Source information
The prediction has a mean pLDDT of 84. This is a predicted structure of a 71-nucleotide RNA (transfer RNA) from Heterosigma akashiwo. NCBI's taxonomy places the organism under Eukaryota, Sar, Ochrophyta, Raphidophyceae, Heterosigma. The gene name in the source record is trnfM-CAU.

[in-house]
């Protein structure tokens, strides 16, 4: 210098139009009890600073960090 990536504790989704899924956590049910199973809940400045737009995780620009390529 080129390309890709950053979203809940972990792993990942999300045609510019209410930010979700699985696991985990917590509470309840079930059980003599634990686990399995069932129900529910909490948990997000979508890395960061701006811009475009009625509306941005998504489009544009700068910055930071990670991975790869080239040298």
């Nucleotide at each position: 210098g080129c390309g890709g990536g950053a979203u809940a504790g972990a792993g990942c989704a999300a045609u510019g139009g209410c930010a979700g899924c699985u696991c985990g956590u917590c509470a309840g049910g079930u059980u003599c009890a634990u686990g399995c199973c069932c129900u529910g809940a909490a948990g997000g400045u979508u890395a960061u600073a701006g811009g475009u737009u009625c509306a941005a995780g998504u489009c544009c620009u700068g910055u930071u960090c990670c991975c790869g390529c080239a040298a």